[in-house]
Context: one part of a larger RNA
Molecule: small-subunit ribosomal RNA, central domain
Organism: uncultured prokaryote
RNA sequence: CUGGGCGUAAAGCGCGCGUAGGCGGCCUGAUAAGUUGGAUGUGAAAGCCCUGGGCUUAACCUAGGAACUGCAUUCAAAACUGUCAGGCUAGAGUACGAGAGAGGGGGGUAGAAUUUCCGGUGUAGCGGUGAAAUGCGUAGAGAUCGGAAGGAAUAUCAGUGGCGAAGGCGGCCCCCUGGCUUGAUACUGACGCUCAGGUGCGAAAGCGUGGGGAGCGAACAGGAUUAGAUACCCUGGUAGUCCACGCCGUAAACGAUGUCGACUAGCCGUUGGGGAGCUUGACUUCUUAGUGGCGCAGUUAACGCGAUAAGUCGACCGCCUGGGGAGUACGGCCGCAAGGUUAAAACUC
Numbered sequence: 001c002u003g004g005g006c007g008u009a010a011a012g013c014g015c016g017c018g019u020a021g022g023c024g025g026c027c028u029g030a031u032a033a034g035u036u037g038g039a040u041g042u043g044a045a046a047g048c049c050c051u052g053g054g055c056u057u058a059a060c061c062u063a064g065g066a067a068c069u070g071c072a073u074u075c076a077a078a079a080c081u082g083u084c085a086g087g088c089u090a091g092a093g094u095a096c097g098a099g100a101g102a103g104g105g106g107g108g109u110a111g112a113a114u115u116u117c118c119g120g121u122g123u124a125g126c127g128g129u130g131a132a133a134u135g136c137g138u139a140g141a142g143a144u145c146g147g148a149a150g151g152a153a154u155a156u157c158a159g160u161g162g163c164g165a166a167g168g169c170g171g172c173c174c175c176c177u178g179g180c181u182u183g184a185u186a187c188u189g190a191c192g193c194u195c196a197g198g199u200g201c202g203a204a205a206g207c208g209u210g211g212g213g214a215g216c217g218a219a220c221a222g223g224a225u226u227a228g229a230u231a232c233c234c235u236g237g238u239a240g241u242c243c244a245c246g247c248c249g250u251a252a253a254c255g256a257u258g259u260c261g262a263c264u265a266g267c268c269g270u271u272g273g274g275g276a277g278c279u280u281g282a283c284u285u286c287u288u289a290g291u292g293g294c295g296c297a298g299u300u301a302a303c304g305c306g307a308u309a310a311g312u313c314g315a316c317c318g319c320c321u322g323g324g325g326a327g328u329a330c331g332g333c334c335g336c337a338a339g340g341u342u343a344a345a346a347c348u349c
Stems, first nucleotide, its partner, number of pairs: 004320003007303002012317001014201004021194003025088007033081002035077008049065006091191001092188004096183004103177007110154001115149007125136002162169002206247006215241002220236004258316006266294012278281001298305002322349003331342004
């Protein structure tokens, strides 16, 4: 150096965009850098290897050969890779028509419910639990009716439904905006794939400044339970949860399954689009993009996966190498902090 792996055993970066790099469709011509063959020169000697010779053998010495797989020059070849030139349309993309959607940002608005306040009716309880008590209530609670305020979330529809790269996204209306699917034509003509560094996005919690604060509710207080109860249960309740701007950059960020492409039996469902058919229907059928359930071959240690592969291959990146020590110490970088990231060793089994 080659050889093994990454759903669950160690191992896919949380996700995108993208630089260098790696890899790259079909045809023709040129070139000859890579590539292939020949020739020449060189590749010191010794050693190694082969065949002889010399010490009685051997070690040792010695002669010849081979080898030195390399390098340089030169001649030749032109399939493949590269480069240059020309062309193509199957990859990729653009234009036009149509379509579905909780995709994103901003603004407005609606009803139900909880809570609080005000007023009416009304009287002795309410609340809570396994049972209670703390708590609330004759200063009139709870219940009920009317009114007002305010915040947060949007029942039903709702669906192994939809959209998004992931995180994630759910009342209704308007504005701005991204992606996707599909149809028939036209156009560009390889413009592609992946991506170390880099850069952006990134749940919840947490942090900074200023607002907001209904419900819920870490901390905290009280009541219970208990041997104790710094808990589970109950009554309260502050940060927080909400908004704006700025940080943080982590999760069982999961499909524990990187991205892209090609190929490989079937059956059943569902969402979006397009076509065809007739018996015009809650119809049948074809096709395409998603999303589910089975299952053949194959694969797998098994479980399982099985066209949405964990099958058969290709391109590129990331990662793993016994358990503990440890995702820790030290150092660097980032952060206001909390901490994050990169990341050992001694020692031990």